[in-house]
Context: one part of a larger RNA
RNA sequence: CCCGCAGCAAGACGGAAAGACCCCGUGCACCUUUACUAUACUUUAUCAAUGAAUUAUGGGUUGUUCUGCGCAGGAUAGGUGGGAGGCUUUGAACUCGGAUUCUUGGGUUCGAGGGAGCCAAUGGUGAGAUACCACCCUGAUCAACCUGUGAUUCUAACCUACUCCCGUUAUCCGGGAGAGGGACAUUGGUAGACGGGUAGUUUGACUGGGGCGGUCGCCUCCUAAAAUGUAACGGAGGCGUACGAAGCUACGUUCACUCUGUUUGGAAAUCAGAGGUCGAGUGCAAUGGCAUAAACGUGGUUAACUGCGAGACCAACAAGUCAAGCAGAUGCGAAAGCAGGUCAUAGUGAUCCGGUGGUUCUGUAUGGAAGGGCCAUCGCUCAACGGAUAAAAGGUACGCCGGGGAUAACAGGCUGAUCGGAGCCAAGAGUUCACAUCGACGCUCCGGUUUGGCACCUCGAUGUCGGUUCAUCGCAUCCUGGGGGUGUAGAAGCUCCCAAGGGUUAGGCUGUUCGCCUAUUAAAGCGGUACGUGAACUGGGUUCAGAACGUCGCGAGACAGUUCGGUCCCUAUCUGCUGUGGG
Numbered sequence: 001c002c003c004g005c006a007g008c009a010a011g012a013c014g015g016a017a018a019g020a021c022c023c024c025g026u027g028c029a030c031c032u033u034u035a036c037u038a039u040a041c042u043u044u045a046u047c048a049a050u051g052a053a054u055u056a057u058g059g060g061u062u063g064u065u066c067u068g069c070g071c072a073g074g075a076u077a078g079g080u081g082g083g084a085g086g087c088u089u090u091g092a093a094c095u096c097g098g099a100u101u102c103u104u105g106g107g108u109u110c111g112a113g114g115g116a117g118c119c120a121a122u123g124g125u126g127a128g129a130u131a132c133c134a135c136c137c138u139g140a141u142c143a144a145c146c147u148g149u150g151a152u153u154c155u156a157a158c159c160u161a162c163u164c165c166c167g168u169u170a171u172c173c174g175g176g177a178g179a180g181g182g183a184c185a186u187u188g189g190u191a192g193a194c195g196g197g198u199a200g201u202u203u204g205a206c207u208g209g210g211g212c213g214g215u216c217g218c219c220u221c222c223u224a225a226a227a228u229g230u231a232a233c234g235g236a237g238g239c240g241u242a243c244g245a246a247g248c249u250a251c252g253u254u255c256a257c258u259c260u261g262u263u264u265g266g267a268a269a270u271c272a273g274a275g276g277u278c279g280a281g282u283g284c285a286a287u288g289g290c291a292u293a294a295a296c297g298u299g300g301u302u303a304a305c306u307g308c309g310a311g312a313c314c315a316a317c318a319a320g321u322c323a324a325g326c327a328g329a330u331g332c333g334a335a336a337g338c339a340g341g342u343c344a345u346a347g348u349g350a351u352c353c354g355g356u357g358g359u360u361c362u363g364u365a366u367g368g369a370a371g372g373g374c375c376a377u378c379g380c381u382c383a384a385c386g387g388a389u390a391a392a393a394g395g396u397a398c399g400c401c402g403g404g405g406a407u408a409a410c411a412g413g414c415u416g417a418u419c420g421g422a423g424c425c426a427a428g429a430g431u432u433c434a435c436a437u438c439g440a441c442g443c444u445c446c447g448g449u450u451u452g453g454c455a456c457c458u459c460g461a462u463g464u465c466g467g468u469u470c471a472u473c474g475c476a477u478c479c480u481g482g483g484g485g486u487g488u489a490g491a492a493g494c495u496c497c498c499a500a501g502g503g504u505u506a507g508g509c510u511g512u513u514c515g516c517c518u519a520u521u522a523a524a525g526c527g528g529u530a531c532g533u534g535a536a537c538u539g540g541g542u543u544c545a546g547a548a549c550g551u552c553g554c555g556a557g558a559c560a561g562u563u564c565g566g567u568c569c570c571u572a573u574c575u576g577c578u579g580u581g582g583g
Base pairs, nucleotide, nucleotide: 001583002582003581004580005579006578007577008576010575011574012573014570015569022404023403024402025401027400028399029396030395031394032393035201036200037199038198039197042193043192044191045190046189047188048187049186051154052153053152054151055150056149057148058147059146060145061144062143063142065140066139068137078136079135080134081133082132085119086118087117094113095112096111097110098109099108100107101106158181159180160179162178163177164176165175166174167173204216205215206214213233217239218238219237220236221235222234240385241283242342243341247301248300249299250298251297252296253295255279258274259273260272261271281290282289284347286345287344288343305328306327307326308325311322312321313320317386330339331338332337353379354378355377356376357375358374359373361372362371411458412456413454414453415452417451419447420446421445422444423443424442428438429437465540466538467537468536470532471529472528473527474526475525478503479502480501481498482497483496484495485494486493505519506518507517508516509515546564547563548562549561550559551558552557
C1' cells in the first nucleotide's frame, strides 16, 4: 500500500412519510350560534271534503209606528214644498192609572171614566204652525227577507288500536250489524307565526410570520435627490362643508405693529398724526398667492344663466382640470368692459334598480292606455370609499387537501441594541495620599455563552427541554505550580502577571437547567462543541387524540393556567474509529 473478518455509531444536513406546527388558497369537511337565507315539524286563521234543527245576538235592505228642548217666544219650533181650513158620537176638552223621555214641564201611547168641543191664519221670530198633506234627515221600536257570530241538540258524511257475525282453518284485512264519537277530528289548498331539528353558504385586505392593535377615499407640507413623478405600519396636519351673500358689478378704502399727542381712560376701548412691498386679513388645515389688492366698505343686482365650444393640461382605462370664442336672454357701469359662483388647491361615490316633473320619441291588428326611451332631478359612512349579493358570524387539539423555507417556532448565519469582559481619563472614597484597594460622569475596544433584530440554507421533515453515557476544545484559572504590589509583622487575605499538565465529590427537594439545603473536599471553575451527544439510552417536562378544575365564551370551544393518562422505528452501503487476520 491492497483485500478481509468482528465490532462502535460521530458524519453522509443517513432511511422511512410531497411537515401533522406556522402561514397562504376568494380550497374542503364537520361542529356551534341571538351570522344570512331557506326549510321539515309545530301552531293560528280561512276555503273545500261538510249536513240538519232550536235558541241567543250583531249587520244590511224594505215597510210600520215614533223621536228631535240654544236665545226671544203661550212652549220640546228637525228640514223643504203645498196649504185656508183640519180633527171630533167610528167619542172633543178634562180626570185617574201604566210605559217612555233631558225625571222640570210638556209630548207620544195604552187602559178606565167623561159626554161636546179642540187646533190654525193675527202679535213676536233668521225661518210658522204636528191645523192638514207629501218627500226626506238624526236616533229608536216592531215585522219580513238576506247575512255573520255564539251556545245546545241531532245523524247521514267522516273517525274508532270497542263488541258480534261472515269471507275463514286467521288478534291481519275487507264486508255486514251494533256501540261510541261527530260535522269536530282528519286530509288538501292559501296566508301568518315559530323554527340550528335540517340544509346551503358567508365570515375582507394591508401587515418586517400570523393574531391583537392600527389603517383603507380625498386635500396640504416634508421625505423627493433644484422639471414632472416617486415608496415605507416614514414625519406633521386637515376634509365628508359653508355662504342668497361670504355670488356679480360700479365706486371707494388700507392693514398689523410700534411711537407721539389727547377728558374720565388705566398696558389694551375711541380720536389725531407718524408708520407702511405687507409682519394683518383671507368662513375652515397647510402650501402657494394677493396692497393695481384676491383684504375692508357702500350702491345696484342675480352670469350660482340656457344651447355650445376651437385648443390644451393630466392621464392605463374610467375619470379629473383649464379655456378664448359663437347664439339667446340678463345684471352692473357714462363707457371701455366685466359677469357661465366663491383667491386657488379638500367638502366625495361608477353601473344597475326605483321615484318625481317635463317631452314634436315609441306604442306588439288599429285608436287609446300601460310600459319603455330622451331631458331635468332625487334615493348609497356601497367610508373595506373602482362599489362581488337586496341579504351573512364563529369553532376545530377529531380534522383533511393543495402549496410555501415567497413566512413563523428549533438550530445555524449576519448584526451586537441588550448581555459578558477588558482598557483609557481621574472627580472622589481610602485619617493624610487619585491609582494597596475601590472608582462617578464619560470615552475606546473585545467576545459571540443571554434577551432580541433580520428572515439568508432547510417546511417532497435539519427530532425539541432536562437527565444518563462517552467525551473533546478554549482560558476570561476553582484547586495544585511560579512571581510583582500591598493600607504584606506572623498566620490568613486582597489585587495583578505567567501558567490549561492533572484534578474539579456524594446526597435531599423539584421534570427541571438554575437554585436552595446537608455532609465533605486541595478545589467542588466559567464557557464552546446543532443551548456536544435520542440510526447510544431515557421520556419526567413541553407539544396530538380521553378526562377534570379555575377563568373566558350564549355556544361549538379556548387559555406561555393547572391536573391524571398517553406506541421513541431502522438487520450499517460509504466515510470515520476500535480490535484482529491475509497478501

Record summary
Predicted 3D model of a 583-nucleotide part of an RNA (large-subunit ribosomal RNA, domain V) from Bryobacterales bacterium F-183. RNAcentral holds the full RNA, with entries from ENA. Its mean pLDDT, the model's own confidence on a scale to 100, is 83.